[in-house]
């Protein structure tokens, strides 16, 4: 220092041929129980890593950084 992949609730991670964000665990509330776990309903919780630019619109696309993995010098 160069090439590839990758960042998204608290954590693993879907969503990437633009139309505005889900699941799973986890937290909280109710049911169930004599209690507890389990099971069932429901809720909360996200400047989509920062900044720009293209668009009627951007997690999604295009440029620049910044952190992580890997290979390679």
């Nucleotide at each position: 220092g160069g090439g590839c992949c990758g960042g998204u609730g608290g954590c693993u991670c879907a969503g990437c041929u633009g139309g505005a964000a889900g699941a799973g665990c986890g937290u909280c509330c109710g049911c169930c129980u004599u209690g507890c776990a389990a099971g069932c309903g429901g809720a909360a919780g996200g400047u989509c890593c920062c900044g720009g630019g293209u668009u009627c619109a951007a997690a999604u696309c295009c440029c620049g950084g910044c952190c992580g993995g890997u290979c390679c010098a």
Predicted 3D model of a 73-nucleotide RNA (transfer RNA) from Acidianus manzaensis. RNAcentral holds the sequence, with entries from ENA. Model confidence (mean pLDDT): 83 of 100. It matches the Rfam family "tRNA". By type it is a transfer RNA. The organism belongs to Acidianus, within Archaea.